[in-house]
Molecule: c-di-GMP-I riboswitch aptamer
Organism: Betaproteobacteria bacterium
RNA sequence: GCACGAAAAGGGCAAACCCGACCGAAAGGCGGGGGCGCAAAGUCACCGGUCUACGGAACCUGAGGUUCUAUGACGGCGGGAUUGCCGGG
Repeated sequence: GCACGAAAAGGGCAAACCCGACCGAAAGGCGGGGGCGCAAAGUCACCGGUCUACGGAACCUGAGGUUCUAUGACGGCGGGAUUGCCGGG
């Protein structure tokens, strides 16, 4: 430097679920508990995918409704980029 992760050490992260007199229109996030799992379950919305639709648009309309839309999200959906611990090779 390269790919790899059977065993080991020290650690790390934290699904579902529960709580919040926290944020958000929502999706979702944040904090506490919890622990299914994870060798990048570190970081980046670049590509695909998924979720939401305040606002905007179209149509209908009695209140209002239906559909479309990401500029909002998800990195623990796949790919890509990038950095990195330990180990043996």